[in-house]
């Protein structure tokens, strides 16, 4: 220098003003909402989206229910070894496929190869079933043509006609020898079911339930009034379940994040030190202004190169415009997949040339 790949980071920065929301501290312990449960105020400090928060595909934590053990069914996984809380994820490795420039072959089109890398539902087809376009006699118990050997029948003979064995031709990706398990199936292993709208607690109105007391020997209610009139079969107290509503689950301590050291090819593990990092529920994380940076476009301009010239290309300066992708937590984690404007950095392999 040519060619092919892999990985990581970033997702504008700062300042001012206003606004939203969680936590802590102080003030207050009052006001307001509500039947209650419970929620709510002011000030100060401080935290406040993502690499995918997304799809909800896989695995777990957690919660409730179920549950002797085993089998059947159903679903899932599949080379080997490992990592992990677990996995269908990840790592190393074997095998198969793919894989550039150069070199080589070729007039050319093109062919031929490997490295890094990438891809692989990579157990089993002597248990059974199923499937295979076109071509071909025949596509999985079908059998064509030719030849050779052998054998039966007919014929005086030339010859005709059948059986068996072997070889070859033709069709095709594949012709009795096989292929496909990403068709069923078999083998081995794994899986109880549901999900935070889980679940636990507090707890109205209305309706209904249970217990006790009183009650046609008039409870209770209404009107006047201290005893009358009327209605009259229920009335009162307590308890319990579920719903609305509220609180917890739920956000500080964990499969946590960062750094260093050791071990391991690696995924990763161990030790030490430091840090605390969103928590709403009609769902906060925003708006305005300014400065700077980056990119793009336009105008002007400087330098260099090419060109006879017109002009073109590259780098820089300056002014103006534009402020940009995908997209936004909802119980929490580990993965996978998908979407994504730009920018920056690192690494691997092969080849050519020079020293």
């Nucleotide at each position: 220098g040519a060619a092919g790949c892999c990985c990581g980071c970033u997702a504008g920065a700062c300042c001012g003003c206003c606004a939203c929301u969680g936590g802590u501290g102080c003030c207050g312990c009052a006001u307001g909402g509500g039947a209650a449960a419970c929620c709510u105020g002011g000030c100060a400090c401080u935290g406040g989206a993502g690499g995918a928060a997304g799809g909800u595909c896989c695995g777990g934590a957690c919660u409730g229910c179920a549950a002797a053990g085993g089998g059947c069914a159903g679903c899932g996984u599949a080379g080997g070894a490992g990592u992990u809380a677990a996995c269908g994820a990840c790592u190393c490795u074997c095998c198969a496929g793919u894989g550039a420039a150069a070199a080589c072959c070729g007039c050319a089109a093109g062919g031929c190869a490997u490295a890094a890398g990438c891809u692989g539902a990579g157990g089993a087809u002597c248990a059974g079933a199923g499937c295979a376009a076109c071509a071909g006699a025949g596509a999985c118990g079908a059998g064509u043509c030719g030849c050779a050997c052998u054998u039966g029948g007919g014929g005086c003979a030339a010859c005709c006609u059948g059986g068996g064995u072997g070889c070859g031709g033709g069709u095709g990706a594949a012709a009795c020898g096989g292929g496909c398990a990403a068709u069923c199936u078999c083998u081995a292993c794994g899986c109880g079911c549901a999900g935070c709208a889980a679940u636990a607690c507090c707890a109205a109105a209305u309706a209904g339930g249970c217990a006790c007391a009183c009650g046609u020997u008039g409870a209770u209610c209404c009107g006047g009034u201290c005893c009358c009139g009327g209605a009259g079969a229920g009335u009162g107290u307590g308890c319990g379940g579920g719903u609305a509503g509220g609180u917890a689950g739920c956000a500080c301590c964990g499969a946590g994040c960062c750094g260093c050291a050791g071990c391991g090819u690696g995924a990763g593990c161990u030790g030490c030190g430091g840090c605390c990092c969103a928590g709403a529920u009609g769902a906060a994380u925003g708006g305005c202004g300014g400065u700077c940076a980056c990119g793009u476009c336009u105008g002007c301009u400087u330098u260099g190169c090419c060109g006879c010239a017109a002009g073109g290309c590259a780098a820089g300066g300056u002014a103006g415009a534009u402020c940009c992708a995908c997209a936004a937590a909802a119980u929490c984690c580990g993965g996978c997949c998908u979407a994504u404007c730009g920018g920056c950095g690192g690494g691997c392999u092969u080849c050519a040339c020079a020293c």